[in-house]
RNA sequence: UCAUCGAACUGGCAAAACCCGGGUAACCGGGUGACGCAAAGCUACCUGUCCAAUAUCGGUUGGAUCGAGGGGCCGUCGAA
Numbered sequence: 001u002c003a004u005c006g007a008a009c010u011g012g013c014a015a016a017a018c019c020c021g022g023g024u025a026a027c028c029g030g031g032u033g034a035c036g037c038a039a040a041g042c043u044a045c046c047u048g049u050c051c052a053a054u055a056u057c058g059g060u061u062g063g064a065u066c067g068a069g070g071g072g073c074c075g076u077c078g079a080a
Base pairs, nucleotide, nucleotide: 005078006077012037013036017032018031019030020029021028022027035067041073042072043071045070046069047068048065049064050063051062052061053060054059
């Protein structure tokens, strides 16, 4: 120094619920709040799940989710 790993430290993110706003919906933004997270940072590329329209049973089209799994990119700290 790198990989694995995750003690300590420094900072970081923020589930459910509630409030306000947006959306037909899935869901999203802000506030309060912390269940958790070393990628719970970014990316809808693959798979999954969900919503809407359509179709007629093979699906198709559009959308949502990166806190479902994988891939890609990037990345904090450093004891055993």